[in-house]
This is a predicted structure of a 493-nucleotide part of an RNA (small-subunit ribosomal RNA, 5' domain) from a Candidatus Nealsoniibacteriota bacterium. Rfam family: Bacterial small subunit ribosomal RNA. The full RNA is in RNAcentral, with records from ENA and SILVA. The organism belongs to Candidatus Nealsoniibacteriota, within Bacteria.

Context: one part of a larger RNA
RNA sequence: GGAUGAACGCUGGCGGCGUGGAUAAGGCAUGCAAGUCAUGGGGGCCCGCAAGGGCAACCGGCAAAUGGGUUAGUAACACGUAGAUACCAACCCCAUUCACGGGCACAACCAGCCGAAAGGUUGGUUAAUUCCCGAUAGUCCCGCAAGGGUAAACCCGGCCGUAAGGCUUAGGGGGAAUGGGAUGGGUCUGCGGCCUAUCAGCUAGUUGGUGAGGUAAUGGCCCACCAAGGCUAUGACGGGUAGGGGGCGUGAGAGCGCGACCCCCAACAAUGGGACUGCGACAUGGCCCAUACUCCUACGGGAGGCAGCAGUCGAGAAUAUUCGACAAUGGGGGAAACCCUGAUCGAGCGACGCCGCGUGUAGGAAGAAGGACUUAGGUUUGUAAACUACUUUUCACCAGGAGAAAGCCGCAAGGCUGAUUGUACUGGUGGAAUAAGAGGUUGCUAACUCUGUGCCAGCAGCAGCGGUAAUACAGAGACCUCGAGCGUUAUCC
Repeated sequence: GGAUGAACGCUGGCGGCGUGGAUAAGGCAUGCAAGUCAUGGGGGCCCGCAAGGGCAACCGGCAAAUGGGUUAGUAACACGUAGAUACCAACCCCAUUCACGGGCACAACCAGCCGAAAGGUUGGUUAAUUCCCGAUAGUCCCGCAAGGGUAAACCCGGCCGUAAGGCUUAGGGGGAAUGGGAUGGGUCUGCGGCCUAUCAGCUAGUUGGUGAGGUAAUGGCCCACCAAGGCUAUGACGGGUAGGGGGCGUGAGAGCGCGACCCCCAACAAUGGGACUGCGACAUGGCCCAUACUCCUACGGGAGGCAGCAGUCGAGAAUAUUCGACAAUGGGGGAAACCCUGAUCGAGCGACGCCGCGUGUAGGAAGAAGGACUUAGGUUUGUAAACUACUUUUCACCAGGAGAAAGCCGCAAGGCUGAUUGUACUGGUGGAAUAAGAGGUUGCUAACUCUGUGCCAGCAGCAGCGGUAAUACAGAGACCUCGAGCGUUAUCC
RNA backbone atom coordinates (compact mmCIF):
# COMPACT_ATOMS: atom_id res chain seq x y z
C1' G A 1 0.00 0.00 0.00
C1' G A 2 -4.01 -3.54 -0.81
C1' A A 3 -7.85 -6.64 1.51
C1' U A 4 -12.16 -8.02 5.29
C1' G A 5 -19.11 -11.54 6.41
C1' A A 6 -15.60 -7.18 10.59
C1' A A 7 -16.01 -4.58 15.53
C1' C A 8 -15.23 0.13 18.31
C1' G A 9 -15.05 5.92 18.53
C1' C A 10 -16.73 10.66 16.36
C1' U A 11 -19.97 12.13 12.45
C1' G A 12 -24.04 11.22 8.94
C1' G A 13 -28.16 13.94 2.97
C1' C A 14 -29.90 10.53 -1.18
C1' G A 15 -29.97 6.42 -4.68
C1' G A 16 -28.48 1.66 -7.23
C1' C A 17 -26.29 -3.13 -6.62
C1' G A 18 -24.54 -6.46 -3.17
C1' U A 19 -24.17 -8.25 1.77
C1' G A 20 -25.48 -9.35 7.28
C1' G A 21 -25.20 -15.10 13.78
C1' A A 22 -17.86 -15.89 12.02
C1' U A 23 -19.14 -17.12 19.22
C1' A A 24 -22.94 -21.76 22.17
C1' A A 25 -23.90 -28.36 16.18
C1' G A 26 -26.33 -23.87 23.37
C1' G A 27 -31.88 -23.94 24.99
C1' C A 28 -36.40 -22.67 22.52
C1' A A 29 -42.75 -19.69 23.47
C1' U A 30 -45.81 -18.69 18.93
C1' G A 31 -47.13 -18.86 13.66
C1' C A 32 -46.02 -20.73 9.02
C1' A A 33 -42.12 -24.02 5.91
C1' A A 34 -45.59 -30.77 1.86
C1' G A 35 -49.20 -31.71 0.00
C1' U A 36 -52.59 -33.08 -3.78
C1' C A 37 -56.20 -36.19 -6.58
C1' A A 38 -63.89 -36.45 -5.80
C1' U A 39 -62.33 -38.45 -13.69
C1' G A 40 -59.84 -45.08 -8.51
C1' G A 41 -63.69 -46.52 -4.19
C1' G A 42 -67.84 -47.17 -0.52
C1' G A 43 -70.30 -44.08 2.71
C1' G A 44 -71.50 -39.21 5.52
C1' C A 45 -73.07 -33.97 5.92
C1' C A 46 -74.95 -29.34 3.49
C1' C A 47 -77.71 -26.47 -0.66
C1' G A 48 -81.51 -27.66 -4.32
C1' C A 49 -88.46 -29.74 -6.29
C1' A A 50 -85.15 -32.10 -9.50
C1' A A 51 -81.03 -32.07 -12.63
C1' G A 52 -76.91 -30.85 -10.35
C1' G A 53 -73.40 -28.47 -7.02
C1' G A 54 -70.35 -27.97 -2.45
C1' C A 55 -67.53 -29.89 2.09
C1' A A 56 -64.06 -32.92 3.78
C1' A A 57 -62.90 -37.78 7.33
C1' C A 58 -61.65 -42.96 5.61
C1' C A 59 -59.63 -46.90 1.95
C1' G A 60 -56.53 -46.11 -2.48
C1' G A 61 -52.68 -43.47 -5.85
C1' C A 62 -48.51 -40.15 -6.56
C1' A A 63 -45.30 -36.85 -3.85
C1' A A 64 -43.10 -36.33 0.82
C1' A A 65 -35.37 -39.43 -0.57
C1' U A 66 -36.70 -32.91 -3.95
C1' G A 67 -36.38 -28.12 -2.22
C1' G A 68 -34.30 -25.33 2.33
C1' G A 69 -30.42 -25.31 6.68
C1' U A 70 -25.68 -26.25 8.98
C1' U A 71 -20.21 -27.67 8.95
C1' A A 72 -20.42 -31.12 14.34
C1' G A 73 -17.81 -35.28 12.58
C1' U A 74 -14.41 -36.80 8.70
C1' A A 75 -6.94 -36.93 6.90
C1' A A 76 -11.19 -40.76 4.18
C1' C A 77 -11.83 -43.10 -2.65
C1' A A 78 -14.67 -37.59 1.68
C1' C A 79 -13.14 -34.29 -2.38
C1' G A 80 -10.63 -33.04 -7.24
C1' U A 81 -9.07 -35.22 -11.76
C1' A A 82 -8.59 -39.33 -15.22
C1' G A 83 -10.48 -44.06 -15.98
C1' A A 84 -13.24 -48.83 -15.05
C1' U A 85 -17.99 -52.10 -14.65
C1' A A 86 -19.78 -56.99 -11.49
C1' C A 87 -24.96 -53.25 -11.28
C1' C A 88 -29.97 -50.44 -10.49
C1' A A 89 -33.80 -47.01 -11.72
C1' A A 90 -40.33 -44.38 -10.20
C1' C A 91 -41.62 -40.26 -13.35
C1' C A 92 -40.21 -38.83 -19.23
C1' C A 93 -39.44 -40.50 -24.73
C1' C A 94 -39.49 -44.57 -28.73
C1' A A 95 -40.88 -49.62 -30.40
C1' U A 96 -43.56 -54.39 -30.01
C1' U A 97 -47.22 -57.28 -27.51
C1' C A 98 -51.15 -57.89 -23.90
C1' A A 99 -55.26 -56.30 -20.79
C1' C A 100 -59.24 -63.09 -19.94
C1' G A 101 -61.90 -65.69 -15.66
C1' G A 102 -62.76 -65.95 -10.46
C1' G A 103 -62.25 -65.00 -5.06
C1' C A 104 -61.06 -63.42 0.26
C1' A A 105 -60.55 -59.29 3.30
C1' C A 106 -59.87 -54.45 5.97
C1' A A 107 -60.94 -49.02 7.16
C1' A A 108 -64.87 -45.71 6.94
C1' C A 109 -69.94 -46.83 9.03
C1' C A 110 -73.16 -49.28 12.98
C1' A A 111 -73.47 -51.40 18.13
C1' G A 112 -70.85 -52.04 22.87
C1' C A 113 -66.72 -51.23 26.27
C1' C A 114 -61.95 -48.85 28.54
C1' G A 115 -59.15 -44.09 29.36
C1' A A 116 -58.18 -37.41 32.56
C1' A A 117 -55.90 -37.16 27.94
C1' A A 118 -53.02 -39.24 24.05
C1' G A 119 -55.54 -43.06 22.35
C1' G A 120 -57.30 -48.17 22.50
C1' U A 121 -60.44 -52.57 22.21
C1' U A 122 -64.67 -56.38 20.95
C1' G A 123 -68.52 -57.77 17.52
C1' G A 124 -71.18 -56.88 12.73
C1' U A 125 -71.50 -54.91 7.46
C1' U A 126 -68.97 -53.07 2.64
C1' A A 127 -66.38 -51.09 -2.29
C1' A A 128 -62.19 -50.26 -5.35
C1' U A 129 -56.96 -48.64 -10.09
C1' U A 130 -56.41 -52.46 -2.32
C1' C A 131 -55.12 -57.75 -1.87
C1' C A 132 -55.16 -63.04 -3.54
C1' C A 133 -55.89 -67.37 -6.99
C1' G A 134 -56.28 -69.25 -11.92
C1' A A 135 -55.70 -68.64 -17.46
C1' U A 136 -52.61 -66.80 -21.41
C1' A A 137 -46.54 -66.15 -22.54
C1' G A 138 -42.53 -63.97 -26.77
C1' U A 139 -37.68 -60.73 -28.39
C1' C A 140 -38.38 -62.33 -20.54
C1' C A 141 -36.06 -65.98 -16.52
C1' C A 142 -33.67 -71.16 -15.44
C1' G A 143 -31.63 -74.89 -18.70
C1' C A 144 -26.74 -77.75 -23.56
C1' A A 145 -31.44 -79.35 -24.92
C1' A A 146 -36.06 -81.38 -23.84
C1' G A 147 -38.77 -78.99 -20.66
C1' G A 148 -40.33 -75.80 -16.68
C1' G A 149 -41.71 -70.81 -14.75
C1' U A 150 -43.49 -65.56 -14.45
C1' A A 151 -48.23 -60.15 -15.59
C1' A A 152 -52.24 -56.81 -15.61
C1' A A 153 -57.02 -52.21 -13.88
C1' C A 154 -59.78 -49.78 -15.14
C1' C A 155 -62.00 -44.55 -15.39
C1' C A 156 -64.19 -40.39 -18.28
C1' G A 157 -66.40 -39.38 -22.95
C1' G A 158 -69.11 -41.03 -27.51
C1' C A 159 -72.81 -44.37 -30.09
C1' C A 160 -77.13 -47.97 -29.71
C1' G A 161 -81.12 -49.16 -26.30
C1' U A 162 -87.51 -47.39 -22.71
C1' A A 163 -84.37 -49.80 -19.29
C1' A A 164 -81.12 -53.61 -17.82
C1' G A 165 -77.24 -53.60 -20.71
C1' G A 166 -74.21 -53.76 -25.23
C1' C A 167 -70.36 -51.58 -28.71
C1' U A 168 -65.92 -48.34 -29.06
C1' U A 169 -56.90 -50.32 -32.57
C1' A A 170 -55.82 -43.69 -34.94
C1' G A 171 -61.79 -39.56 -28.60
C1' G A 172 -58.97 -38.60 -23.62
C1' G A 173 -56.42 -40.44 -19.25
C1' G A 174 -54.31 -44.60 -17.03
C1' G A 175 -52.52 -50.46 -16.42
C1' A A 176 -49.01 -55.21 -17.56
C1' A A 177 -44.57 -57.43 -20.09
C1' U A 178 -40.04 -56.90 -22.98
C1' G A 179 -36.22 -54.14 -25.61
C1' G A 180 -33.90 -49.35 -26.46
C1' G A 181 -33.04 -44.05 -25.16
C1' A A 182 -32.50 -39.82 -21.94
C1' U A 183 -31.06 -38.65 -17.22
C1' G A 184 -29.77 -39.91 -12.26
C1' G A 185 -27.29 -43.08 -9.06
C1' G A 186 -24.32 -47.64 -6.74
C1' U A 187 -19.40 -49.84 -6.74
C1' C A 188 -13.94 -50.14 -7.97
C1' U A 189 -9.01 -48.01 -9.39
C1' G A 190 -4.38 -44.58 -10.77
C1' C A 191 -2.76 -39.77 -9.45
C1' G A 192 -3.22 -35.00 -6.33
C1' G A 193 -3.72 -31.58 -1.87
C1' C A 194 -2.23 -30.25 6.42
C1' C A 195 1.29 -30.42 10.93
C1' U A 196 3.95 -33.83 14.20
C1' A A 197 9.43 -39.04 14.85
C1' U A 198 9.61 -35.51 22.06
C1' C A 199 4.45 -41.14 17.84
C1' A A 200 8.78 -46.69 15.22
C1' G A 201 6.89 -50.50 14.88
C1' C A 202 1.28 -51.80 13.56
C1' U A 203 -2.34 -55.88 12.44
C1' A A 204 -6.55 -62.06 14.33
C1' G A 205 -11.50 -61.01 9.96
C1' U A 206 -5.90 -59.32 10.45
C1' U A 207 -3.65 -61.05 4.62
C1' G A 208 -4.94 -64.81 1.10
C1' G A 209 -7.64 -69.39 -0.59
C1' U A 210 -12.08 -72.95 -0.94
C1' G A 211 -17.27 -73.38 -0.06
C1' A A 212 -21.88 -71.44 1.48
C1' G A 213 -24.75 -66.96 2.60
C1' G A 214 -26.06 -61.90 1.46
C1' U A 215 -26.71 -57.64 -2.14
C1' A A 216 -29.32 -54.40 -7.68
C1' A A 217 -24.01 -55.58 -7.97
C1' U A 218 -17.85 -56.94 -7.09
C1' G A 219 -15.67 -57.95 -2.51
C1' G A 220 -13.81 -60.78 4.61
C1' C A 221 -19.43 -57.63 3.11
C1' C A 222 -20.79 -61.94 6.66
C1' C A 223 -19.88 -67.18 8.16
C1' A A 224 -17.35 -72.28 8.30
C1' C A 225 -12.77 -74.57 7.19
C1' C A 226 -7.56 -74.14 5.46
C1' A A 227 -2.85 -71.50 4.94
C1' A A 228 0.37 -67.52 7.61
C1' G A 229 0.21 -63.84 5.78
C1' G A 230 -0.51 -58.05 5.13
C1' C A 231 1.45 -52.67 6.15
C1' U A 232 5.98 -49.70 7.43
C1' A A 233 11.70 -44.67 7.15
C1' U A 234 8.79 -43.26 -0.40
C1' G A 235 6.81 -42.44 7.39
C1' A A 236 2.88 -47.57 8.71
C1' C A 237 0.53 -47.03 13.62
C1' G A 238 -0.51 -43.01 17.02
C1' G A 239 -1.42 -37.64 18.31
C1' G A 240 -3.08 -32.60 16.71
C1' U A 241 -5.84 -29.68 13.26
C1' A A 242 -9.49 -29.53 9.25
C1' G A 243 -15.50 -30.53 5.51
C1' G A 244 -13.19 -30.83 -0.11
C1' G A 245 -13.36 -28.27 -4.90
C1' G A 246 -14.75 -24.24 -8.55
C1' G A 247 -12.74 -20.04 -6.46
C1' C A 248 -11.28 -15.40 -3.16
C1' G A 249 -7.23 -11.91 -1.20
C1' U A 250 -2.31 -10.30 -2.17
C1' G A 251 1.89 -10.28 -5.33
C1' A A 252 5.51 -8.26 -11.49
C1' G A 253 5.56 -13.38 -11.04
C1' A A 254 6.92 -17.66 -8.41
C1' G A 255 4.46 -18.00 -4.23
C1' C A 256 1.90 -17.17 0.46
C1' G A 257 -2.84 -16.90 3.03
C1' C A 258 -8.09 -18.05 2.97
C1' G A 259 -12.56 -21.45 1.60
C1' A A 260 -18.14 -15.64 3.82
C1' C A 261 -21.83 -14.75 -0.34
C1' C A 262 -22.89 -17.91 -5.48
C1' C A 263 -22.18 -23.08 -7.86
C1' C A 264 -20.69 -28.66 -7.51
C1' C A 265 -19.74 -32.77 -4.07
C1' A A 266 -19.79 -34.94 0.93
C1' A A 267 -21.60 -35.36 5.89
C1' C A 268 -25.18 -34.25 9.78
C1' A A 269 -30.50 -33.39 11.81
C1' A A 270 -31.01 -33.13 20.60
C1' U A 271 -27.13 -37.66 21.70
C1' G A 272 -26.42 -43.07 20.47
C1' G A 273 -28.48 -47.42 18.04
C1' G A 274 -32.03 -50.00 14.72
C1' A A 275 -34.85 -51.49 11.01
C1' C A 276 -39.79 -50.69 8.20
C1' U A 277 -42.08 -48.61 3.73
C1' G A 278 -40.48 -47.60 -0.98
C1' C A 279 -37.58 -47.12 -7.74
C1' G A 280 -34.86 -44.50 -4.20
C1' A A 281 -33.85 -43.54 2.98
C1' C A 282 -31.51 -46.51 7.30
C1' A A 283 -35.22 -41.00 6.20
C1' U A 284 -34.41 -32.82 9.54
C1' G A 285 -40.83 -31.12 9.85
C1' G A 286 -41.69 -40.82 9.30
C1' C A 287 -41.44 -45.18 12.94
C1' C A 288 -39.09 -48.12 17.21
C1' C A 289 -35.53 -48.47 21.49
C1' A A 290 -32.07 -46.18 25.01
C1' U A 291 -30.08 -41.48 27.23
C1' A A 292 -30.25 -36.25 28.72
C1' C A 293 -33.47 -32.09 28.77
C1' U A 294 -38.41 -29.50 28.41
C1' C A 295 -43.83 -29.62 28.85
C1' C A 296 -49.03 -31.79 30.18
C1' U A 297 -51.32 -35.11 33.86
C1' A A 298 -57.08 -37.04 37.26
C1' C A 299 -50.06 -39.73 39.08
C1' G A 300 -52.27 -44.64 35.98
C1' G A 301 -49.80 -42.36 31.76
C1' G A 302 -48.66 -39.17 27.68
C1' A A 303 -46.20 -35.13 24.29
C1' G A 304 -41.67 -32.77 22.00
C1' G A 305 -36.89 -31.89 18.86
C1' C A 306 -35.92 -24.24 14.53
C1' A A 307 -28.15 -26.68 11.94
C1' G A 308 -36.26 -24.49 7.47
C1' C A 309 -38.50 -18.69 7.49
C1' A A 310 -39.33 -15.06 11.05
C1' G A 311 -38.86 -14.45 16.28
C1' U A 312 -36.95 -15.26 21.78
C1' C A 313 -33.39 -16.19 25.89
C1' G A 314 -28.24 -17.08 26.58
C1' A A 315 -22.98 -16.40 25.66
C1' G A 316 -20.49 -12.53 22.83
C1' A A 317 -16.72 -6.87 20.45
C1' A A 318 -20.66 -8.38 17.02
C1' U A 319 -24.69 -9.79 12.79
C1' A A 320 -31.73 -7.89 10.53
C1' U A 321 -38.73 -8.21 10.06
C1' U A 322 -42.70 -12.90 14.62
C1' C A 323 -43.39 -8.36 6.72
C1' G A 324 -46.06 -9.06 1.33
C1' A A 325 -47.17 -12.36 -2.79
C1' C A 326 -47.55 -16.94 -5.54
C1' A A 327 -47.68 -11.65 -10.39
C1' A A 328 -42.88 -14.00 -12.51
C1' U A 329 -39.14 -18.44 -12.44
C1' G A 330 -39.10 -23.37 -10.66
C1' G A 331 -41.17 -27.73 -7.92
C1' G A 332 -45.36 -31.50 -6.08
C1' G A 333 -50.36 -33.34 -7.13
C1' G A 334 -54.38 -33.19 -10.82
C1' A A 335 -57.50 -34.87 -17.43
C1' A A 336 -58.17 -29.81 -16.40
C1' A A 337 -59.87 -25.71 -13.66
C1' C A 338 -56.99 -25.27 -9.69
C1' C A 339 -54.60 -26.23 -4.84
C1' C A 340 -49.89 -26.23 -2.07
C1' U A 341 -44.89 -24.00 -2.12
C1' G A 342 -40.86 -18.97 4.42
C1' A A 343 -38.03 -22.61 -2.76
C1' U A 344 -38.46 -18.11 -5.13
C1' C A 345 -39.77 -13.08 -6.27
C1' G A 346 -40.20 -8.59 -3.47
C1' A A 347 -40.38 -5.07 0.50
C1' G A 348 -38.25 -3.63 5.77
C1' C A 349 -33.67 -2.80 9.10
C1' G A 350 -27.80 -1.88 9.34
C1' A A 351 -22.66 3.81 5.73
C1' C A 352 -21.37 -3.48 6.55
C1' G A 353 -19.07 -3.01 1.35
C1' C A 354 -18.64 -1.10 -3.77
C1' C A 355 -20.34 2.56 -7.24
C1' G A 356 -22.89 7.15 -8.46
C1' C A 357 -25.03 12.03 -6.99
C1' G A 358 -25.67 16.20 -3.79
C1' U A 359 -24.84 19.91 0.23
C1' G A 360 -25.19 25.36 -5.05
C1' U A 361 -23.24 28.60 -9.65
C1' A A 362 -21.33 33.46 -11.38
C1' G A 363 -20.15 38.29 -9.86
C1' G A 364 -18.68 40.79 -5.42
C1' A A 365 -12.84 45.09 -1.72
C1' A A 366 -15.19 49.71 2.13
C1' G A 367 -10.26 43.88 1.60
C1' A A 368 -16.70 45.28 6.71
C1' A A 369 -17.45 43.30 11.69
C1' G A 370 -15.64 39.45 14.92
C1' G A 371 -11.47 36.03 15.99
C1' A A 372 -5.96 34.99 15.97
C1' C A 373 -1.09 36.93 15.60
C1' U A 374 1.74 41.54 15.85
C1' U A 375 7.98 44.69 15.46
C1' A A 376 1.27 48.32 17.28
C1' G A 377 2.70 50.20 11.35
C1' G A 378 0.07 46.02 10.19
C1' U A 379 -0.69 40.64 8.72
C1' U A 380 -4.20 36.69 8.39
C1' U A 381 -9.09 34.27 8.35
C1' G A 382 -10.61 36.26 2.94
C1' U A 383 -14.13 36.62 -2.45
C1' A A 384 -14.81 33.94 2.47
C1' A A 385 -19.42 36.62 4.30
C1' A A 386 -22.93 40.47 3.45
C1' C A 387 -24.95 42.10 -1.21
C1' U A 388 -26.48 41.35 -6.72
C1' A A 389 -27.87 37.99 -10.62
C1' C A 390 -28.93 32.89 -11.83
C1' U A 391 -29.98 27.53 -11.57
C1' U A 392 -33.33 23.55 -9.22
C1' U A 393 -29.68 18.03 -9.51
C1' U A 394 -31.82 16.98 -4.85
C1' C A 395 -36.32 18.27 -1.62
C1' A A 396 -41.82 19.35 -0.83
C1' C A 397 -46.54 19.36 -3.20
C1' C A 398 -49.72 18.47 -7.64
C1' A A 399 -50.78 15.72 -12.29
C1' G A 400 -49.78 11.70 -15.61
C1' G A 401 -47.79 6.80 -15.46
C1' A A 402 -45.03 1.92 -17.45
C1' G A 403 -42.26 -2.72 -18.00
C1' A A 404 -41.52 -7.21 -15.84
C1' A A 405 -47.16 -11.20 -19.33
C1' A A 406 -46.00 -15.84 -20.60
C1' G A 407 -50.91 -17.51 -19.31
C1' C A 408 -56.35 -18.80 -18.08
C1' C A 409 -61.73 -18.76 -19.53
C1' G A 410 -64.71 -18.49 -24.05
C1' C A 411 -67.12 -21.53 -30.58
C1' A A 412 -66.14 -16.49 -31.39
C1' A A 413 -66.56 -11.48 -30.15
C1' G A 414 -64.39 -10.64 -25.96
C1' G A 415 -63.22 -11.04 -20.70
C1' C A 416 -59.76 -11.99 -16.36
C1' U A 417 -54.86 -12.10 -13.93
C1' G A 418 -48.71 -7.50 -10.93
C1' A A 419 -46.89 -8.91 -4.38
C1' U A 420 -43.39 -5.20 -5.63
C1' U A 421 -46.55 -0.25 -6.76
C1' G A 422 -49.36 4.58 -8.02
C1' U A 423 -42.97 2.14 -7.71
C1' A A 424 -39.44 3.49 -11.85
C1' C A 425 -40.06 7.32 -15.14
C1' U A 426 -42.27 12.06 -17.29
C1' G A 427 -44.37 16.99 -16.74
C1' G A 428 -45.71 21.30 -13.63
C1' U A 429 -45.32 24.73 -9.21
C1' G A 430 -42.17 26.57 -5.10
C1' G A 431 -37.78 28.15 -2.82
C1' A A 432 -30.66 28.32 -1.92
C1' A A 433 -34.04 26.22 -0.24
C1' U A 434 -33.39 19.96 3.38
C1' A A 435 -27.74 18.26 3.76
C1' A A 436 -20.10 18.32 6.69
C1' G A 437 -17.39 16.03 9.19
C1' A A 438 -13.18 13.09 10.90
C1' G A 439 -8.08 12.54 11.67
C1' G A 440 -3.56 15.13 11.73
C1' U A 441 0.36 19.51 11.80
C1' U A 442 8.97 17.14 15.75
C1' G A 443 11.13 13.49 11.84
C1' C A 444 9.51 9.25 9.04
C1' U A 445 4.86 12.39 6.64
C1' A A 446 1.47 16.86 3.53
C1' A A 447 0.58 20.83 7.26
C1' C A 448 2.85 26.42 12.64
C1' U A 449 1.90 30.16 15.76
C1' C A 450 0.11 31.99 20.69
C1' U A 451 -1.39 30.85 25.67
C1' G A 452 -1.52 27.35 29.86
C1' U A 453 1.49 23.50 32.28
C1' G A 454 6.61 22.76 34.40
C1' C A 455 9.91 14.96 34.19
C1' C A 456 3.64 17.25 36.80
C1' A A 457 -0.60 16.52 33.99
C1' G A 458 -0.01 13.93 29.81
C1' C A 459 1.52 12.01 24.47
C1' A A 460 3.48 7.81 21.76
C1' G A 461 3.47 3.21 15.46
C1' C A 462 9.21 3.78 15.86
C1' A A 463 12.92 7.37 17.14
C1' G A 464 11.35 9.84 21.30
C1' C A 465 8.69 14.58 23.73
C1' G A 466 7.52 17.12 29.07
C1' G A 467 12.55 19.28 34.78
C1' U A 468 9.80 27.93 33.07
C1' A A 469 9.93 30.85 26.24
C1' A A 470 7.39 22.75 24.52
C1' U A 471 6.00 23.86 16.31
C1' A A 472 5.78 16.63 20.23
C1' C A 473 1.23 17.57 26.62
C1' A A 474 -3.77 20.78 26.96
C1' G A 475 -6.74 24.92 24.75
C1' A A 476 -7.27 28.56 20.77
C1' G A 477 -6.41 30.44 15.87
C1' A A 478 -4.35 29.10 11.26
C1' C A 479 -3.07 25.13 8.06
C1' C A 480 -2.76 19.80 5.76
C1' U A 481 -5.22 15.17 4.12
C1' C A 482 -9.51 12.49 3.00
C1' G A 483 -14.64 13.41 2.59
C1' A A 484 -20.63 10.98 3.87
C1' G A 485 -17.32 9.53 5.72
C1' C A 486 -12.83 9.69 8.82
C1' G A 487 -9.87 7.32 12.40
C1' U A 488 -8.58 3.02 15.85
C1' U A 489 -8.21 -2.26 16.80
C1' A A 490 -7.86 -7.37 14.86
C1' U A 491 -6.29 -10.67 10.80
C1' C A 492 -3.93 -11.91 5.75
C1' C A 493 -0.55 -10.72 1.53